[in-house]
RNA sequence: CCGUCGGAUGGCCGCGCGCCGUUCGGGGCGACCCGGCGGCGUGAGGAAAGUCCGAGCUCCACAGCGCGGGGUAGCGGGUAACGCCCGUCCGCCGCAAGGCGAGGACCAGCGCCACAGUGACGAUGCCGGUCGGCGGCGCGAGCCGGCGAUCGGAGUGAAACGGGCAAGCUCUACCCGGAGCAAGGCCAAAUAGGAGGGCGCAACCCGGUUCGCCGGGGGAGAGGCGCGCUGCCCAGCCCUCGGGUCGGCCGCAAGAGCCGCCGGGCAACCGGCGGCCUCAGAUGGAUGGCCAUCGCCUUCGGCCGUGAGGUCGGGGGCACAGAACUCGGCUUACAGACGGCCUC
Numbered sequence: 001c002c003g004u005c006g007g008a009u010g011g012c013c014g015c016g017c018g019c020c021g022u023u024c025g026g027g028g029c030g031a032c033c034c035g036g037c038g039g040c041g042u043g044a045g046g047a048a049a050g051u052c053c054g055a056g057c058u059c060c061a062c063a064g065c066g067c068g069g070g071g072u073a074g075c076g077g078g079u080a081a082c083g084c085c086c087g088u089c090c091g092c093c094g095c096a097a098g099g100c101g102a103g104g105a106c107c108a109g110c111g112c113c114a115c116a117g118u119g120a121c122g123a124u125g126c127c128g129g130u131c132g133g134c135g136g137c138g139c140g141a142g143c144c145g146g147c148g149a150u151c152g153g154a155g156u157g158a159a160a161c162g163g164g165c166a167a168g169c170u171c172u173a174c175c176c177g178g179a180g181c182a183a184g185g186c187c188a189a190a191u192a193g194g195a196g197g198g199c200g201c202a203a204c205c206c207g208g209u210u211c212g213c214c215g216g217g218g219g220a221g222a223g224g225c226g227c228g229c230u231g232c233c234c235a236g237c238c239c240u241c242g243g244g245u246c247g248g249c250c251g252c253a254a255g256a257g258c259c260g261c262c263g264g265g266c267a268a269c270c271g272g273c274g275g276c277c278u279c280a281g282a283u284g285g286a287u288g289g290c291c292a293u294c295g296c297c298u299u300c301g302g303c304c305g306u307g308a309g310g311u312c313g314g315g316g317g318c319a320c321a322g323a324a325c326u327c328g329g330c331u332u333a334c335a336g337a338c339g340g341c342c343u344c
Stems, first nucleotide, its partner, number of pairs: 001340005007294007015043008024035004045320001049331002052329005057180004069176005074088005089103001090101004104171002109169002111165003121162001126153007134145004184250004194241006204217005223233003257276008295318010
């Protein structure tokens, strides 16, 4: 670096699910259903975890183009897909096996470059040379001092007009609809509410009227207060349909599946053949507890041995962690054991 395993066996008690049985309880006309009891079978992981990427599946949305937003980034390959994996180039680290990489673009634009230094990217403070022009001095040749242009040097610094930085904006190329199994689908109470229909709201009085009735008063019969009497109340009562809720069922356990052999490929991976069902399935959520023996680690004591150690007896410990729609990855946690290759 790569890979494998992650206690074993037996007994007793208990739990979930499936199948079978049942002369037990309940329901149903019945087929049968629910519960109880009995038997048999089966029952967590390499990470089931974090929920960080990518998918399947489901529902919603969806003319096209553009803007905006998010993501990825050498090159090539693998894959259903990926930000994953493999190979390789380059850079850095390591003596090495090997590890790590936030490795497109700064001649599109903007921004930034600590300290020191005139100046950190619109340059120019100091020293020197040359040229131009001005002022002062000198009889004069000329000398001195500013200014402008230009050339060179010293100094500072990682870098001085040459640049560097995109774990800065940005540009380029490519990709991206949203929500998630509490997705979603089906069956379907009571009460309340909705729609339709039927029977009522009397007689009588007043008002209105489209002459069908409507509003107010009135209070009989019928109705309600479980029934009868008494008393009270006053506009409802009944049937049907449909939606939702409680509840139940499905989704939901066999899949981009696992194992072996052969072939292709450096590898990731792919193809063929054969075999297997080993892949649990809850919905307050099962998969647990105890004991014995063995195994491993550790410790104490006795004996043996020069010693490494051996043997007998006793004590302690054996990790990280637990499914909830399902896969492919990544990351993180983990006592310990084993195998292979390589380096010093």
Background: Model confidence (mean pLDDT): 77 of 100. Predicted 3D model of a 344-nucleotide RNA (Bacterial RNase P class A) from a soil metagenome. RNAcentral holds the sequence, with entries from MGnify.